[in-house]
The RNA shown here (c-di-AMP riboswitch aptamer (ydaO/yuaA leader)) has 149 nucleotides and comes from Bacillus atrophaeus. Lineage of the source: Bacteria > Bacillota > Bacilli > Bacillaceae > Bacillus. The RNAcentral record of the sequence draws on Ribocentre. The model forms 92% of the base pairs in the Rfam consensus.
RNA sequence: UCUCUUUUACCGCUUAAUCACACAUGAACGGGGGAACCAUUUUCGAUCGUUUCAAAAAGCGAUCUUGGGGUGAAUCUUACGUUGUAAGAAGGGGUACUCUGAAUCCCUAAUCCGACAGCUAACCUCGCAGGCGUAUACAGAGAGGAGGU
Numbered sequence: 001u002c003u004c005u006u007u008u009a010c011c012g013c014u015u016a017a018u019c020a021c022a023c024a025u026g027a028a029c030g031g032g033g034g035a036a037c038c039a040u041u042u043u044c045g046a047u048c049g050u051u052u053c054a055a056a057a058a059g060c061g062a063u064c065u066u067g068g069g070g071u072g073a074a075u076c077u078u079a080c081g082u083u084g085u086a087a088g089a090a091g092g093g094g095u096a097c098u099c100u101g102a103a104u105c106c107c108u109a110a111u112c113c114g115a116c117a118g119c120u121a122a123c124c125u126c127g128c129a130g131g132c133g134u135a136u137a138c139a140g141a142g143a144g145g146a147g148g149u
Stems, first nucleotide, its partner, number of pairs: 001148006011133004018027003029127005038118001045064007067116001068113004075089006090108006097142005102136001
């Protein structure tokens, strides 16, 4: 400098959810609680039991979820009225090296705490599940690999 190439199940995607190790257990990654300063000033629930001579009030314990809060992209608006559906906005993911752009496909759930938590150094503590299977081999730039001169 030129050509080809990055591409499919011992693989790939979502996610923090992987790695090391004989095990125990660690590391990486991720979440929660928790000062000062700053910010906030919106105080509030229900049921049962118990303590108090009794009642009320208050305290303690247990249960619940409508208030509030957490994980998460998973929220909002309108219409219908079948509580669900449809559309839109907003948010999130994919199209097999990375980035940008275009096009296109898909998701917008679920669950936890239990009247209670802002931020938050030290410190304390928890998770490391599960679920899936993509054909634009598109454009530009970059990076890697192989070969030739």